[in-house]
RNA sequence: GGCUGGCCGGGCGACCGCGUCACCGCGCGGGCAACUGCGUGGUGUCGAGGAAGGUCCGGGCUCCACAGGACAAGGUGGUGGGUAACACCCACCCGGGGCAACCCGCGGGAUCAGUGCCACAGAAAACAGACCGCCACCGCUCCUCGGAGCGGGGGUAAGGGUGAAACGGUGGUGCAAGAGACCACCAGCGCGGCGGGAGACCGUCACGGCUAGGCAAACCCCACCUGGAGCAAGACCAGACAGUGAGCGUUCGAGGGCGGUCCGCCCGAGCUCACGGGUAGGUCGCUGGAGGGUGUCGGCAACGGCACCCGGAGAUGGAUGGUCGCCAACCGGAUCGUCGUGAGGCGGUCCGGAGAACAGAACCCGGCCUAUGAGCCAGCCCAU
Numbered sequence: 001g002g003c004u005g006g007c008c009g010g011g012c013g014a015c016c017g018c019g020u021c022a023c024c025g026c027g028c029g030g031g032c033a034a035c036u037g038c039g040u041g042g043u044g045u046c047g048a049g050g051a052a053g054g055u056c057c058g059g060g061c062u063c064c065a066c067a068g069g070a071c072a073a074g075g076u077g078g079u080g081g082g083u084a085a086c087a088c089c090c091a092c093c094c095g096g097g098g099c100a101a102c103c104c105g106c107g108g109g110a111u112c113a114g115u116g117c118c119a120c121a122g123a124a125a126a127c128a129g130a131c132c133g134c135c136a137c138c139g140c141u142c143c144u145c146g147g148a149g150c151g152g153g154g155g156u157a158a159g160g161g162u163g164a165a166a167c168g169g170u171g172g173u174g175c176a177a178g179a180g181a182c183c184a185c186c187a188g189c190g191c192g193g194c195g196g197g198a199g200a201c202c203g204u205c206a207c208g209g210c211u212a213g214g215c216a217a218a219c220c221c222c223a224c225c226u227g228g229a230g231c232a233a234g235a236c237c238a239g240a241c242a243g244u245g246a247g248c249g250u251u252c253g254a255g256g257g258c259g260g261u262c263c264g265c266c267c268g269a270g271c272u273c274a275c276g277g278g279u280a281g282g283u284c285g286c287u288g289g290a291g292g293g294u295g296u297c298g299g300c301a302a303c304g305g306c307a308c309c310c311g312g313a314g315a316u317g318g319a320u321g322g323u324c325g326c327c328a329a330c331c332g333g334a335u336c337g338u339c340g341u342g343a344g345g346c347g348g349u350c351c352g353g354a355g356a357a358c359a360g361a362a363c364c365c366g367g368c369c370u371a372u373g374a375g376c377c378a379g380c381c382c383a384u
Base pairs, nucleotide, nucleotide: 001381002380003379004378005377006376007375010327011326012325013324014323015322016321018047019046021044022043023042024041025040026039027038028037029036030035049358053369054368056367057366058365059364060363061230062229063228064227073226074225075224076223077222078092079091080090081089082088093107094105095104096103097102108221109220114219115218116215117214118213131160132159133156134155135154137152138151139150140149141148142147168186169185170184171183172182173181187211189208190207192205193204194203195202196201234284235283236282237281243275244274245273246272247271248270255267256266257265258264291310292309293308294307295306296305297304298303330353331352332351333350334349335348336347337346338345339344
């Protein structure tokens, strides 16, 4: 000077404030029931995150659907492993970048399945192509008689120019000029053998035709995977108003009023029960789970086995905050000690500074991605 991995997301105290739960009080109580409710005071208890976030994947859980097969639709895509599962993680392979540590890759198939597309520029963009140039031939003109110029129909992909890409590279033979037309070497492709590896793949030998552009995050093909909806899932309790049924009753008076009961007086056609759906409301689901830590064993690792230990948010208009002081850590300065030739390093004391960032549970986990203050630790590489 760089590369990689990891850690922290402050601690203690005082005062004020908020929410859950338990207990003790006070004041109002509601309802058919289930349930206990509201306000307020005190004591105790517990009270966000590394991403709680985005809701992008994968699962648990719940309800609905489901013989089996096929199609459609969506997803995944080198190989092997891990896992409950994954688009995640680990190791390796291949390709690319870097002197290196290391990093990046949406990494199946584009010659024997087929179709399609390739901007701009350029003459031509895919069973190629003649713009310039090069070459011979024919015609005309000029002339210093050897050629030059113009025109025509041809040959040519070696050279120039365009482009992200122009149909192998270098050298030679050859030719009018050229060309895998031919030859040598190299690159690459296909096929076969041998060797290595669990595999992706790698190494090597021989042969072939001389050469095959890119895009599948275009259709498509191949292999594998996938039922749908989501805690507003879902379960339980259960009013009111309608509805259905039964019973009793209308001068043989149901039921109601007169402060509680009886008598009495008055009003007088409805009253009671059951069923039912599951709304308002209430309760559960609701936090201990594929949990974390340490040790040990297996494994390169991700991870797994065993043992021990730890383990207190669960709100529903939705709490977890604020002020001050001290300490730790950080930055700057002064000074002392010590090490060093020195730049400077380390340690102590004092003074000053900054005093936080991103953000915020809402059924729960595993990932990915994104945001993030001041810093700290470890390993490795390059140069001197």